The part of an RNA shown here (small-subunit ribosomal RNA, 3' major domain) has 470 nucleotides and comes from an uncultured bacterium.
Model confidence (mean pLDDT): 85 of 100.
Context: one part of a larger RNA
RNA sequence: UGACGGGGGCCCGCACAAGCGGUGGAGCAUGUGGUUUAAUUCGAUGCAACGCGAAGAACCUUACCAAGGCUUGACAUCCUGAUGACCGCGCUAGAGAUAGCGUUUUCCUUCGGGACAUCAGUGACAGGUGGUGCAUGGUUGUCGUCAGCUCGUGUCGUGAGAUGUUGGGUUAAGUCCCGCAACGAGCGCAACCCUUAUCUUUAGUAGCCAGUGCGUAAAGGCAGGCACUCUAAAGAGACUGCCGUGGAUAACACGGAGGAAGGUGGGGACGAUGUCAAAUCAUCAUGCCCUUUAUGUCUUGGGCUACACACGUGCUACAAUGGCUGCAACAAAGCGACGCGAAGUGGCGACACGGAGCAAAGCGCAAAAAAGCAGCCCCAGUUCGGAUUAUAGUCUGCAACCCGACUAUAUGAAGUCGGAAUCGCUAGUAAUCGCAAAUCAGCAUGUUGCGGUGAAUACGUUCCCGGGCC
Numbered sequence: 001u002g003a004c005g006g007g008g009g010c011c012c013g014c015a016c017a018a019g020c021g022g023u024g025g026a027g028c029a030u031g032u033g034g035u036u037u038a039a040u041u042c043g044a045u046g047c048a049a050c051g052c053g054a055a056g057a058a059c060c061u062u063a064c065c066a067a068g069g070c071u072u073g074a075c076a077u078c079c080u081g082a083u084g085a086c087c088g089c090g091c092u093a094g095a096g097a098u099a100g101c102g103u104u105u106u107c108c109u110u111c112g113g114g115a116c117a118u119c120a121g122u123g124a125c126a127g128g129u130g131g132u133g134c135a136u137g138g139u140u141g142u143c144g145u146c147a148g149c150u151c152g153u154g155u156c157g158u159g160a161g162a163u164g165u166u167g168g169g170u171u172a173a174g175u176c177c178c179g180c181a182a183c184g185a186g187c188g189c190a191a192c193c194c195u196u197a198u199c200u201u202u203a204g205u206a207g208c209c210a211g212u213g214c215g216u217a218a219a220g221g222c223a224g225g226c227a228c229u230c231u232a233a234a235g236a237g238a239c240u241g242c243c244g245u246g247g248a249u250a251a252c253a254c255g256g257a258g259g260a261a262g263g264u265g266g267g268g269a270c271g272a273u274g275u276c277a278a279a280u281c282a283u284c285a286u287g288c289c290c291u292u293u294a295u296g297u298c299u300u301g302g303g304c305u306a307c308a309c310a311c312g313u314g315c316u317a318c319a320a321u322g323g324c325u326g327c328a329a330c331a332a333a334g335c336g337a338c339g340c341g342a343a344g345u346g347g348c349g350a351c352a353c354g355g356a357g358c359a360a361a362g363c364g365c366a367a368a369a370a371a372g373c374a375g376c377c378c379c380a381g382u383u384c385g386g387a388u389u390a391u392a393g394u395c396u397g398c399a400a401c402c403c404g405a406c407u408a409u410a411u412g413a414a415g416u417c418g419g420a421a422u423c424g425c426u427a428g429u430a431a432u433c434g435c436a437a438a439u440c441a442g443c444a445u446g447u448u449g450c451g452g453u454g455a456a457u458a459c460g461u462u463c464c465c466g467g468g469c470c
Base pairs, nucleotide, nucleotide: 008470009469010468011467012466013465015461016460019425020424021423022422023421026316027315028314029313030312031311032310033309034307035306042053043052064302065301066300067299068298069297070296073125077124078123079121080120081119082118083117084116088103089102090101091100092099093098106115107114108113127291128290130289131288132287136285137284138280139279140278141276143274148187149186150185151184152183153182154163155162156161167178168177169176193268194267195266196265198236199235200234201233202232203231204230207226208225209224212223213222214221239262242256243255244254245253246252318418322377323376324375325374326373327372334365335364336363339358340357344353345352346351384415389410390409391408392407393406394405395404431453432452433451434450435449436448437447
């Protein structure tokens, strides 16, 4: 000077408390440990690993295993020689890689040759998802969006250092005010950026329809219009600006007015100096080491999907605020050409046929669901719950045995609200309901977004946890 203390003081945070809903018990999904295995590729391991890298393992991916092949190599540059094509297509053998045969036969030219491609040879070399994240760059997590971290000059101290940055108030904030041997400055805070909430102007099609006309079984369907909604550009608007009270005449706090919005309006992006030799050599790059007929490379098949068990994260439930049946409303945000695919027809259905329209404010995906209305069920392991299993199918795709999703019929397990313990959340939030997208041939209970319905509680800071200042 720091760090630490079951030292003291002050302060903050879903930290506790007050509430609401979960996890921990069941079944399943998924990740991990362990075990097993020829292989179950590798990494991530308290918070800050475990629906994590993986925004999608049937082959491929793929790095693992077995077997079959190649050795200047699957890929790059250079040298020598040969050929004129190579590619592609067909046939044969083979699990395929591959091998053989047939077919096919480039461009420029000063005719010397050159370009390009293939094959063969030689060696320089290629190659490595091999090792080291404790050699590194880059990127990332974390404390933490916590309010801190420093510097110049001056002053004090023999010096390490101190001061400034402490103190009195105040703030979300080292935010601001006042004081002060300090005076200033920088990185952070805040603001500038995006979005959302209100209004104005401009614009009016593919959007909209108030008034007028036409028209229909119905319909902005059309003539017309741009009022409204909306779209998307430019502006306005909020600044403690105004009033009152408190305060030190300050900063500021509390209350009020006006206002769509009030004291940072809500949300996002944005992450200081540093900490953890934190994570990553398997995104990429890279030093050194190792390998070079193999630790490289090609192929077929298998594995990453195993299963006495243990843990994490989720989904579905245990029902009546419910289940089923019928009728019938109201979104937002997206995506679409190797695509989205309407009407219509067939099928109980998954789906098939069909092919209108649409590079989309035009057409389509598209049905929003919970909600509402009516009926049945009458508290049961049930008309709850749907695991598991059997059969028959649909779709994608060379190919669903290992190992896909979905449909129909039958089957109908555990489960009657969960011990100790533990998690999230303060408002359009929790809870609940559906919709879309990325990845993607196919595969979503995951992830990322979108809207619908829409609460309870907060006395307070004694205690638990983490953090800041003295």